[in-house]
Predicted 3D model of a 379-nucleotide RNA (Bacterial RNase P class A) from a Sedimenticolaceae bacterium. The sequence is in RNAcentral, with records from ENA. It matches the Rfam family "Bacterial RNase P class A". The family's RNA type in Rfam is ribozyme.
RNA sequence: GGAGUCGGCCGGGCAGCCGCUCCUUCGCCGCACCGAGCGGCCGGAGGGGAGGAAAGUCCGGGCUCCGGAGGGCAGGGUGCCAGGUAACGCCUGGGGGGCGCGAGCCCACGGAAAGUGCCACAGAAAACACACCGCCUACCUCCGCCCCGUGCGGAGCGGUAAGGGUGAAAAGGUGCGGUAAGAGCGCACCGCGCCGACGGCAACGGCGGCGGCAGGGUAAACCCCACCCGGAGCAAGACCAAAUAGGGGAACAGGCGGUUACGGCCGCCACGUGUGGCCCGCACGAGUUCCCGGGUAGGUCGCUAGAGACGCGCGGUGACGCGCGUCCCAGAUGAAUGGCUGCCCGCGACAGAACCCGGCUUACAGGCCGGCUCCCUCU
Numbered sequence: 001g002g003a004g005u006c007g008g009c010c011g012g013g014c015a016g017c018c019g020c021u022c023c024u025u026c027g028c029c030g031c032a033c034c035g036a037g038c039g040g041c042c043g044g045a046g047g048g049g050a051g052g053a054a055a056g057u058c059c060g061g062g063c064u065c066c067g068g069a070g071g072g073c074a075g076g077g078u079g080c081c082a083g084g085u086a087a088c089g090c091c092u093g094g095g096g097g098g099c100g101c102g103a104g105c106c107c108a109c110g111g112a113a114a115g116u117g118c119c120a121c122a123g124a125a126a127a128c129a130c131a132c133c134g135c136c137u138a139c140c141u142c143c144g145c146c147c148c149g150u151g152c153g154g155a156g157c158g159g160u161a162a163g164g165g166u167g168a169a170a171a172g173g174u175g176c177g178g179u180a181a182g183a184g185c186g187c188a189c190c191g192c193g194c195c196g197a198c199g200g201c202a203a204c205g206g207c208g209g210c211g212g213c214a215g216g217g218u219a220a221a222c223c224c225c226a227c228c229c230g231g232a233g234c235a236a237g238a239c240c241a242a243a244u245a246g247g248g249g250a251a252c253a254g255g256c257g258g259u260u261a262c263g264g265c266c267g268c269c270a271c272g273u274g275u276g277g278c279c280c281g282c283a284c285g286a287g288u289u290c291c292c293g294g295g296u297a298g299g300u301c302g303c304u305a306g307a308g309a310c311g312c313g314c315g316g317u318g319a320c321g322c323g324c325g326u327c328c329c330a331g332a333u334g335a336a337u338g339g340c341u342g343c344c345c346g347c348g349a350c351a352g353a354a355c356c357c358g359g360c361u362u363a364c365a366g367g368c369c370g371g372c373u374c375c376c377u378c379u
Stems, first nucleotide, its partner, number of pairs: 001375010012344007020049008028040004051350001055361002058359005063233004075229005080094005095109001096107004110224002115222002117218003132164002134160003140156006146149001172190006191213001192211005198205002237301004247292006254269006271285005308327008345348001
């Protein structure tokens, strides 16, 4: 200098003017038991005001309501080991496998010698495996030939998983021996399985011995094994509480007449509504006041001080934990965080809280810092 890999951080800045929202405080006004206090779409001052993902809503928890003695079934999830954590499918460290020269990256990574299912196309055969091509004719049967032999050639019956071919996958690989040709048929090494002791908390590792050696793949197919899991969600939920209608209760409810079993009942007038300019008439209705409780509109709480942020120290390889100190850092509900102007630069990406928190995943212009690896060159 180039190429790469891992981790951390920022993600327009400054100034002026005008706004929005929340909190505190002062003044003014209103309410009030004239006190405390409460309220104001009144005004002033001070302070706070989106993100690394606020996103997807995919996991886990807090919180709230409902349900629940305990256990089991069903259903769902997770799946190497140990640790961290409130918890997790997250994180850290380790083991195993794969990729890379390397730093490093990726992996749902229990069980297919319990059972069931499936395996397209190609291929002879896709599973209690298979003979298409090829290789071989030692043994057996038949035929032909001659130089008549323990001969040669051919056919049959057969042998063979070495070689070719199909496929994602065909009874482990390399070598030597062996054989008619072959083959774990025999042997050595690797692989596989079992056993033993050793190291390690464990996953597992290397070592020694034994067995020629079980066995196609697939479990994000059913299934088996181990462990975990009640349901719904802030429109959760709690409180205050109009108007209208409806429910319950109490009090009051005019005059005249008739009738009565003396409780009442009936008729007319009066009352209300409609028709109508008004009266009569006609039709319909049963009232008035107060109280109680439930629900709705509306309002208040939940609501932001928390598994909180920052700094320091200690323990731990680390995730993380403990201690001390300092700080308060959005809380809306038609829902705020914006607009205009000027200057600067590398000309500004993805994107906006709505109960809160821990993760994961996805999106992202550009920039800064640090660790490490490989290559080239110079000293």
Its mean pLDDT, the model's own confidence on a scale to 100, is 75. A source record names the gene rnpB.